[in-house]
This is a predicted structure of an 80-nucleotide RNA (c-di-GMP-I riboswitch aptamer) from an Armatimonadota bacterium. Of the family's consensus pairs, 95% are formed in the model. Its mean pLDDT, the model's own confidence on a scale to 100, is 86. NCBI's taxonomy places the organism under Bacteria, Bacillati, Armatimonadota.
This record gives sequence, structure tokens and C1' cells, in this order.
RNA sequence: CCUCGAGAACGGCAAACCCACAGCGAUGUGGGGGCGCAAAGCCAACAGGACCCGCAGGGCGGGUCGGCUGGGCUGCCGAA
Repeated sequence: CCUCGAGAACGGCAAACCCACAGCGAUGUGGGGGCGCAAAGCCAACAGGACCCGCAGGGCGGGUCGGCUGGGCUGCCGAA
């Protein structure tokens, strides 16, 4: 350095659910909460997938999800 990932350390993130706000919606943001996570950091103009809306007529267009999978970029720690 690469691979790998401890009932390891310092820390980090935050599912469901509740409240407020934004959105037609999928969802997002803030607060509470904590199921989990070694990339649960970023990329949706990398590919696939799921979902929403419109047109429509078996597709087309516009969106949402990176905590669905693969891929790319970056990154903390160090037992075996």
C1' cells in the first nucleotide's frame, strides 16, 4: 500500500413512528426518536430497479429514492 473488518477505540450517520413546514404525489427539510449502518459520505447526466405525476394507449415525457443492486469518486480506525 492492497485485501479484509474485532461484542476494539475516538467519533459519525439515522429506519419505522410522531410534530411542523414544502410538494398534486413519489418524497424532501427541520425537531424528537433509534431499526440499523465501515462508506447509511457524494454521483439519478454511469447502468439496472422500485415508486410518483402528466400525456396517453401499451408506450412517451417529467420527477422521487444513493438506507434496492452493481459501478465510479472520496474517506476515519487497525485486531486477526